A computed fold for a 73-nucleotide RNA from Candidatus Oscillochloris fontis, annotated as transfer RNA. It matches the Rfam family "tRNA". The coordinates come from a structure-prediction model, not an experiment, and the mean pLDDT is 81.

[in-house]
């Protein structure tokens, strides 16, 4: 230098017709319980790596960039 794949909550990831941004852990209230621990409700928690185009409308389409990873030279 080139080819592929990845990048979404603290962590670990879904999210394929482009139109609700989501589970599970882990936070917090509160409810069962003498208490812990569990369980159950309910919340909070997001620049979908940036940046620019297409689109009425983009986490998803297209271009660039930046980090990992892995083939090739």
């Nucleotide at each position: 230098g080139g080819g592929g794949c990845c990048a979404u909550a603290g962590c670990u990831c879904a999210g394929u017709u482009g139109g609700g941004a989501g589970a599970g852990c882990g936070c917090g209230a509160c409810a069962c319980u003498g208490g812990c621990a569990g369980u159950g409700u309910c919340g909070a928690g997001g620049u979908c790596a940036g940046g620019g185009g297409u689109u009425c409308g983009a986490a998803c389409c297209c271009c660039c960039u930046u980090g990992g990873c892995u083939c090739c030279a």
About this RNA
NCBI's taxonomy places the organism under Bacteria, Chloroflexota, Chloroflexineae, Oscillochloridaceae, Oscillochloris.